[in-house]
Source information:
Predicted 3D model of a 157-nucleotide RNA (FMN riboswitch aptamer (RFN element)) from Corynebacterium-like bacterium B27. The coordinates come from a structure-prediction model, not an experiment, and the mean pLDDT is 79. Taxonomically the source falls in Corynebacteriaceae (Bacteria, Bacillati, Actinomycetota, Actinomycetes).
RNA sequence: AACGUGCUCCGGGGUCAGUGAGAAUCUGAACCGGCGGUGACAGUCCGCGAGCUCGUCCCGCUGUUCGCAGCGGGCGGGUUGAUCUGGUGGAAUUCCAGAACCGACGGUGAUGGCAGUGCCGCAAGGCCUGUCGAGUCCGGAUGGGAGGAAGCACGGG
Numbered sequence: 001a002a003c004g005u006g007c008u009c010c011g012g013g014g015u016c017a018g019u020g021a022g023a024a025u026c027u028g029a030a031c032c033g034g035c036g037g038u039g040a041c042a043g044u045c046c047g048c049g050a051g052c053u054c055g056u057c058c059c060g061c062u063g064u065u066c067g068c069a070g071c072g073g074g075c076g077g078g079u080u081g082a083u084c085u086g087g088u089g090g091a092a093u094u095c096c097a098g099a100a101c102c103g104a105c106g107g108u109g110a111u112g113g114c115a116g117u118g119c120c121g122c123a124a125g126g127c128c129u130g131u132c133g134a135g136u137c138c139g140g141a142u143g144g145g146a147g148g149a150a151g152c153a154c155g156g157g
Stems, first nucleotide, its partner, number of pairs: 003155005008149003015029004030136002032103002034048004043101002051079005057074007083099005105139003112132005118127003
């Protein structure tokens, strides 16, 4: 030094225009990409975290008709999006070139899409009703966290 224990710190990014009475949600273009691993560098390979959800488990708080209920945390389970081609090379779905694709939950609002055995109209079409419609806006979140550190202390050596 490695290693062990404790503490401290760090730990998510991204927009404009057009149309319109009204839109950062429609249309067009643009922009963004957590953590660990992987013979060579990853949003799209493998896994993790967060999110959603479940629990005849554990802990705490509140309420209680004393049966229990609710909230929060721990632990565990489930769920959880997307890539190909060519080139180089010993090795690349990770690099280069090209062309694609994906983006939790709640809210907002909707000028667009779909549907109607509804209404009006000769028709084109209009109205009405229902339904769908945000990775970048708002929110949970000054949160949590996978992890990181030429960190500090003690042990150890």